[in-house]
RNA sequence: GUACCCGUAGCUCAAUUGGCAGAGCGCCAGAUUGUGGCUCUGGAGGUCGUGGGUUCAAACCCCAUCGGGUACC
Numbered sequence: 001g002u003a004c005c006c007g008u009a010g011c012u013c014a015a016u017u018g019g020c021a022g023a024g025c026g027c028c029a030g031a032u033u034g035u036g037g038c039u040c041u042g043g044a045g046g047u048c049g050u051g052g053g054u055u056c057a058a059a060c061c062c063c064a065u066c067g068g069g070u071a072c073c
């Protein structure tokens, strides 16, 4: 340099290829317990890497760009 893959909550990852952004762990509060842990209930936490475009509607489609990775040269 060329091609491809990945980027979503603090961490690990989903979202059935366009129609309300979720799970587990973690965090906070409550219940339980003599205290803690375990268990149960509830809650907070997101510019979906960034910037544009298409569309009534974009995490998803298109273009550019940034970061990481793989292969080839």
Stems, first nucleotide, its partner, number of pairs: 001072007010025004019056001027043005049065005

Transfer RNA from a Ktedonobacterales bacterium, 73 nucleotides, folded computationally. Lineage of the source: Bacteria > Bacillati > Chloroflexota > Ktedonobacteria > Ktedonobacterales. Its mean pLDDT, the model's own confidence on a scale to 100, is 80. It matches the Rfam family "tRNA". By type it is a transfer RNA. From the family's description: Transfer RNA (tRNA) molecules are approximately 80 nucleotides in length. Rfam links the family to the GO term triplet codon-amino acid adaptor activity.